Transfer RNA from a marine sediment metagenome, 72 nucleotides, folded computationally. Model confidence (mean pLDDT): 85 of 100.
């Protein structure tokens, strides 16, 4: 310099244009003499940012930024 992959909850990741989800974690409750395990529930998201297409965008398109890999 060019190319490719990626950015989604605190962490790790799904998500085929139509309600934004899973596991772990956190909080509350149950269980226990107590802790762990187990069970129930809840909170937590500007889907990197800006624009476009569409009745409708995490998803499609353009730009931009950051991370990783390859290349020079």
């Nucleotide at each position: 310099u060019g190319c490719g992959a990626g950015g989604u909850a605190g962490a790790g990741c799904a998500g085929u244009g139509g309600c934004a989800g899973c596991u772990c974690g956190u909080u509350g409750g149950g269980u226990u003499c107590a802790u762990a395990u187990c069970c129930c529930a809840a909170a937590g998201g500007u889907c990197g940012c800006c624009g476009g297409u569409u009745c409708g965008a995490g998803u499609c398109c353009g730009g931009u930024u950051c991370u990783c890999g390859c290349u020079a």